This is a predicted structure of a 141-nucleotide RNA (c-di-AMP riboswitch aptamer (ydaO/yuaA leader)) from a Desulfocapsaceae bacterium. The sequence was found by an Rfam model in a public genome assembly.

[in-house]
RNA sequence: UGUCUCGGGCUGCCGAAUCUCGUUCGGGAAAAUGGGAGCGGGGGAACCAGGAUUAUGGGGCGUAUCGCCGGAACUCGGCGUAGGGUGAACUCUUCCACCCAAGCCCGUCAGCUAACCUCGCAGGCAUUGAAGGGAAAGCGU
Repeated sequence: UGUCUCGGGCUGCCGAAUCUCGUUCGGGAAAAUGGGAGCGGGGGAACCAGGAUUAUGGGGCGUAUCGCCGGAACUCGGCGUAGGGUGAACUCUUCCACCCAAGCCCGUCAGCUAACCUCGCAGGCAUUGAAGGGAAAGCGU
């Protein structure tokens, strides 16, 4: 000096997955655990809608659905696509570029749904192009 690995911090991204107050232990931190706020999901009347309960079963979370091709076939591969995300203070519009288009769960059972009941607050990452508008904030004079 370079490379690799591990740990920590800051900033930001996908996502509901954030903030905060106690208790136990403890030097502290961490960990475990109990609450609150907030965000997100499910069940659940009347009215309305709907029509068939072991069969092509049905349903939920999620943007992640539907096709074509290869292959004997698959939870395999490829090409598209509904849909979704990123391009760095916030937001809107347009253009351009890149990326995803998965996975999991319930277990014969659930339409909507006030009251009510109930569950989750994880995990994984590193993009930074252009033009115009709006609303704020900071600094200087």
Its mean pLDDT, the model's own confidence on a scale to 100, is 80. Rfam family: c-di-AMP riboswitch aptamer (ydaO/yuaA leader). Gene Ontology terms of the family: regulation of gene expression and cyclic-di-AMP binding. Rfam describes the family as follows. This family represents a conserved RNA structure found upstream of the ydaO and yuaA genes in Bacillus subtilis and related genes in other bacteria. The ydaO/yuaA element is thought to act as a genetic 'off' switch for the ydaO and yuaA genes in its native state. Lineage of the source: Bacteria > Pseudomonadati > Desulfobulbia > Desulfobulbales > Desulfocapsaceae.